[in-house]
Predicted 3D model of a 71-nucleotide RNA (Fluoride riboswitch aptamer (crcB RNA motif)) from a Deltaproteobacteria bacterium. The sequence was found by an Rfam model in a public genome assembly. Rfam family: Fluoride riboswitch aptamer (crcB RNA motif). Its family is annotated with positive regulation of gene expression and response to fluoride in the Gene Ontology.
RNA sequence: GGCAUUUCAGGCGAUGGAGUCCGCCUUAGAACCGCCUGUUUCGAGAACAGGCUGAUGACUCCUACCCAAGC
Numbered sequence: 001g002g003c004a005u006u007u008c009a010g011g012c013g014a015u016g017g018a019g020u021c022c023g024c025c026u027u028a029g030a031a032c033c034g035c036c037u038g039u040u041u042c043g044a045g046a047a048c049a050g051g052c053u054g055a056u057g058a059c060u061c062c063u064a065c066c067c068a069a070g071c
Base pairs, nucleotide, nucleotide: 009026010025011024012023013022016062017061018060019059020058021057034052035051036050037049038048039047040046
C1' cells in the first nucleotide's frame, strides 16, 4: 500500500420535527428521489398533456395544511 472479514459508527426509505421498531446503503459513494391515463416510439427509456393520494418505511405524538361540527 492492496484485498477480505469482523466490530463500532454514519447515511437513506415522494413535503417538517421527535421516540420506538423494520428494511436498505456505506469508507466515499451507494441506498433514496410517488402513482394513474393518453400521445409520440417497433418496443423500452425519455418527452409532452391531463389526473390523484400522503407531512409515517410502520406505530405514536407535535407542528403546518384541508374538511365538518360546536362555542